[in-house]
Description
The RNA shown here (transfer RNA) has 72 nucleotides and comes from Treponema bryantii.
Formats: sequence, C1' cells, structure tokens
RNA sequence: GGUCUGCUGGUGCAACGGUCAGCACAUCUGACUUUCUAUCAGAAAAUACCAGUUCGAUUCUGGUGCAGACUA
Repeated sequence: GGUCUGCUGGUGCAACGGUCAGCACAUCUGACUUUCUAUCAGAAAAUACCAGUUCGAUUCUGGUGCAGACUA
C1' cells in the first nucleotide's frame, strides 16, 4: 500500500428496517436489618462521526476516524 472485520450505558452482550433501543453485572436512592452483607423496589446512564436511501435506519449504502486480522 491492498483486502476484510468490528465500533451500542461504566463493563460484557442483545435488538426482521417499525413499542419509549432491552438483558446481566456495576453505580445511586429507598425498604428490610442494631450495623454490614444478602434480598426486594426504584432511578440515572448508550447506537464512533458526517452524509445518502426510505414513510421510518442500531440495522441498508458511501465517506471519515479508531481498533484488529490477512496479504504484498
């Protein structure tokens, strides 16, 4: 240099083009408890970026960025 793959809460993963983007752990608040742990209830928190297609994009297309694999 070329080809290809991936990028979603703090972390690890889901999500036929159509619900208010869901689950687990973690965090916070409350209940319970003499206290802590555990348990129960609740809350906050995310689609790498820019465009395009579409009635509608996390999903499809192009470009950019980052990471990785193979190859010369």
Annotation: It matches the Rfam family "tRNA". About the family: Transfer RNA (tRNA) molecules are approximately 80 nucleotides in length. Its mean pLDDT, the model's own confidence on a scale to 100, is 81.